Molecule: SAM riboswitch aptamer (S box leader)
Organism: Ammoniphilus resinae
RNA sequence: UUCUUAUCAAGAGAGGUGGAGGGACUGACCCUGCGAAGCCUCAGCAGCCGACCCGACUGGGCACGGUGCUAAUUUCAGAUAGAUGAGAG
Repeated sequence: UUCUUAUCAAGAGAGGUGGAGGGACUGACCCUGCGAAGCCUCAGCAGCCGACCCGACUGGGCACGGUGCUAAUUUCAGAUAGAUGAGAG
C1' cells in the first nucleotide's frame, strides 16, 4: 500500500515543549492565545489478536504480551468515504 472481514451511540488526562491551527474530505456546526496541531514524560480507558484460567456457547474471566484510544454518536449530512484490529497479497 491493495483486498477480505469485524467493530465504531459506552469509556478514559495531566504536566512540559510548541506557537495557530484542529475536528480525514465537501457543506454545516464546533474546539482553540483561559493556548490548536506536533513532540516528550507519566497516567488512564478499553478488550481486536496472542498467552493463561473456567468451560463447551456466536461464551465468560484476566489485563501478562502486541496494537489501539483519552471534545462533541465516525460531531451532523453526503460519498465509490473514514478509523482501528485480524488475515492474505